[in-house]
Context: one part of a larger RNA
Order: sequence, then structure tokens, then C1' cells
RNA sequence: CCCGCGGUUAGACGGAAAGACCCCAUGCACCUUUACUAUAGCUUCGCACUGGCAUCAGGAUUGUGAUGUGCAGGAUAGGCGGUAGGCUUUGAAAUCGGGACGCCAGUUCCGAUGGAGCCAUCCUUGAGAUACCGCCCUUCGCACUCUUGAUGUCUAACCGCGGCCCGUUAUCCGGGUCCGGGACCCUGCGUGGUGGGUAGUUUGACUGGGGCGGUCGCCUCCUAAAGAGUAACGGAGGCGCGCGAAGGUUGGCUCAGAGCGGUCGGAAAUCGCUCGUUGAGUGCAAUGGCAGAAGCCAGCCUGACUGCAAGACUGACAAGUCGAGCAGAGUCGAAAGACGGCCAUAGUGAUCCGGUGGUCCCGAGUGGAAGGGCCAUCGCUCAACGGAUAAAAGGUACGCUGGGGAUAACAGGCUGAUGAUGCCCAAGAGUCCAUAUCGACGGCAUCGUUUGGCACCUCGAUGUCGGCUCAUCUCAUCCUGGGGCUGGAGCAGGUCCCAAGGUUACGGCUGUUCGCCGUUUAAAGAGGUACGUGAGCUGGGUUUAGAACGUCGUGAGACAGUCCGGUCCCUAUCUGCCGUGGG
Repeated sequence: CCCGCGGUUAGACGGAAAGACCCCAUGCACCUUUACUAUAGCUUCGCACUGGCAUCAGGAUUGUGAUGUGCAGGAUAGGCGGUAGGCUUUGAAAUCGGGACGCCAGUUCCGAUGGAGCCAUCCUUGAGAUACCGCCCUUCGCACUCUUGAUGUCUAACCGCGGCCCGUUAUCCGGGUCCGGGACCCUGCGUGGUGGGUAGUUUGACUGGGGCGGUCGCCUCCUAAAGAGUAACGGAGGCGCGCGAAGGUUGGCUCAGAGCGGUCGGAAAUCGCUCGUUGAGUGCAAUGGCAGAAGCCAGCCUGACUGCAAGACUGACAAGUCGAGCAGAGUCGAAAGACGGCCAUAGUGAUCCGGUGGUCCCGAGUGGAAGGGCCAUCGCUCAACGGAUAAAAGGUACGCUGGGGAUAACAGGCUGAUGAUGCCCAAGAGUCCAUAUCGACGGCAUCGUUUGGCACCUCGAUGUCGGCUCAUCUCAUCCUGGGGCUGGAGCAGGUCCCAAGGUUACGGCUGUUCGCCGUUUAAAGAGGUACGUGAGCUGGGUUUAGAACGUCGUGAGACAGUCCGGUCCCUAUCUGCCGUGGG
């Protein structure tokens, strides 16, 4: 050097399982509910199945009977018309008793007695006899018919899982009969309510992982790198209107502030003079403008017009913005001319659907109409603001699928704020004396053991705390060794320098690392090694499924809260290492 054999598991980010944690999907499933929308079921009412009679209440027609009071007036005059007579032994006046109405004056009806009269035409009045007749009105009563509702009752629909008889040897079923209910119940159709009992679904995105929080459209400034444009959960603020004058035009004016003067009057009120390029004001944020004013007044008005529009800016599109000029009819101005809102830039919402007004349009054979079109206008915090629907919340540790190291938790990497260690300066403490020792305010490094930041390998898997076992390295040294200084007398110490050869505890509590305690020791060092080591062990903790407590939640359920319980696989191919053999 080559080839074996027997071992051991440090590595082959070893094998196994398209990660179960995390995120994503306009994925799935199941569960919950005061999510949405349906629906079984339950329920209300109507109609049908469904009939007779009576009573009560209401309505309608007809008939009949009553009812009707301004003042004046015999007196309780409903309206209009006809007419001069009408009622009465088929019982008039009057009297008595009772009822109804009532404006308390009376009107009217019934019964008894009675036994022959009573009323009109006259007088008041808009209208003259309820003397008599006809047609009507208001209110009320009665009757017939129809009808509505309620109640009662009946039996013949319908019901009986009541008795008996029969088919029949039959606890089914059917028939008969008796009985009990009964137009209810049951059922169908329509309708309102209720309805996680059931079903289908929804439950946004951005995001230095996700959740929680915040945000989502528009305007102004900076970032923005002197054309335009330009991002971030970058830094600052505003808007979701207002105004018939705060608009148009014509004419005029100059502000803020300061100085001086002036009764109350003061720093500042109103007044006068001088200075005053903008520091004032602009309806509202900021920016850019504006004093020949866009700021402040006054007169007259309504162009805050109708029909258009060359041409530009801007924009992926859709939108958005500016606009000379033409026609019509006007306002202001002597005129030239200005005027299609406001100093400009925010003050907003596509399409569909529907409403209203208008209109030369279309009009299912024709004429109309219904309906539609066109013009004008209205209805969205559709604010997740280019708006999925008219209409929508949650749980999953019982979970599943597809994906992602595009994205978190472990470890590694980068960084080194934080942390650890060292150094510089030296105010001060140290009786005196900065530096024996300690060292403020500050400054500079090193390390990569803390807590973090980033999200670079790994989600077709890199097993996660602690313990056990076995270690190996560093030195910023715990002990042992050598030395300097000392505020080192000695002993014992303090601090610094050199040094990694060796060495560096047993117990109690806790899953603990850590820590506290007990007792020793020369000492009971600090760290790295995937917080060394689970194809070496354990499995107490964390981190599935069960169950419980507290708290939260309506609930399903949830909790770096707690408590009991809870499957740790791999026969070693290669490299490494240990032992051994052959050539």
C1' cells in the first nucleotide's frame, strides 16, 4: 500500500412519511350562533271537503208604523204636489189607568167607562192643514226576503285503537248493528308568523410571517436626485362642503404694523398726522399666486345661459382638464369690451335596475294602448370608495387536500442595537495624594455565550428543553505553578502579568437549565462544539387526540393559566474510529 473479519454509531444536513406546527388557496369538510338565504315542523286566517234549524248582533231591498219644537203664531208647522171636504153606532168628545218619545211644553199608542160628536176653509206665516190623498227626506221600531258574524242545537257528510254479530278456524281488514263525537276534527290549496330541527353558503385585502392594532377614495407639501413621473405600516396636514352673494359687470379704495398726538381709555376700542412692496387679506388644509389687485366697498343685474366647438394637456383603458371661435337670447358699461359661476388645485361614485317631467321616435294585421327609446332629472359612507350579491358571522387540539423555505417557530448564516470583555480621558472618592483600590460625564475597540433585527439554505421533514453516558476544544484561569505593584510588618488579602500540564463535590426542593439551602473541598472556573451528544438512553417539561378547574365567549370553543393521562422505529452500504487477520 492492497484485500478482509469482528465491533462502535460521529458524519453521509443517513432511511422511513410530497411537514401534522406556520402561512397561502376568492381549496374542502364538520361543528356553532341573536351571520345571510331557504326549508321540514309548529302555528294564524281564508276557501274547499261542509249540511239542517233556532236565537242574538250588524248590513241591504221592499212593506208597514212612528219621528221632525228658531221667532211670530191657538201650537212640537220635515219638503213638494193634488183637493174642499174628511173621520165617526165597525163607537166621536170627555174621564180614568198604563206604555213610548221628549226641547218638560206636549205628541202619540193601548185598554176600560162613555153614547154623538170631532176636524178643516177664517187669524198669524216664506210655506196652511197629519181634514183627506200621493211621492219623498232625517231618525227609530216591526215584518218578509237576501246576506255577514257569533252562539246554541240537530244528524246525514266525516271520525272512533268503543260493545256485539258476520266473512272466519284470524287482537289485520271489511261489512252490519248499537253507541260516542260531529259539521268541529283530519286533509288539500293560498296566506302571515315562528323555525340551527335541517340545508346551501359567506365570513376582504395590505402587512418586514400571521394575528391584534392601523389603513383602503380624493386634495396640498416634503421625500423626488433643478422636464414629467416615481416607493415604504416614510415625515406633516386637510376633504366628503359652502355661497342667490362669497356670482356677473361698472366705478372706486388700499392692507398688517410702527412712531407721534388725543376725554374717560389701560399694551390693545374709536379719532388725526407721518412712515409703511405686502410682513395683512383670500369662506375652509397646504402649496403656487394676487397691490394696474384675485384683497376691501358701492350701483345695476342673473352669463351659476341654450345649441355647439377648431385645437391642446393628461391618461393602459375608462375617466379627468383647458379652450379661442360660431349661432341664439341677454346682463353690465358712454364705449372698447367683459360675462358659459366662485384666485387655482379637494368637496366624490362607473354600469345595471327603478322613479318623475318632457318629446319630432318605435308601437307584433290596422287604429289606439301597454311597454320601450331619446332629452332633462332623482334614488348608493356601493367609504374595502374601478363598486363580485338586493341579501352573509364564527370555531376546529377531530381535522383534510394542494402548495411554500415566495413566509414564522428550532438550529445555522449576516448584523452586533442589547449583552460580555478590554482600553482612552480623569471630575471625584481614597486623612493628604486622580491612577494601592474605586472611578462620574463622555469616547474607542474586541467577542459572537444573552435578548433582538433580517428572512439567506432547509416545510417531497435539519426531531425541540432538561437529565444520563461519552467527550473534545478555547482562555477572558476556580485550584495548583512563576512574577510586578500594594493604602504588602507577619499571617491572610487586593489588583495586574505569564501559564491550559493536571484538576475542578455529594446531597434536599423543583421537569427544570438557573437558583436557594445543608455539608465538605486546594478548588467546587467561564464558555464553544446544531443552546456537543435521542440511526447512544430517558421522556419529567413543552407540543395532538380524553377529562377537569379558573377566566373569556350567546355558542362551537379558547388561554407563554393550571391539573390527571398519553405508541420515542431503523438487521450499518460508504466515510470516520477501535481491535484483529492475510497478501
Molecule: large-subunit ribosomal RNA, domain V
Organism: metagenome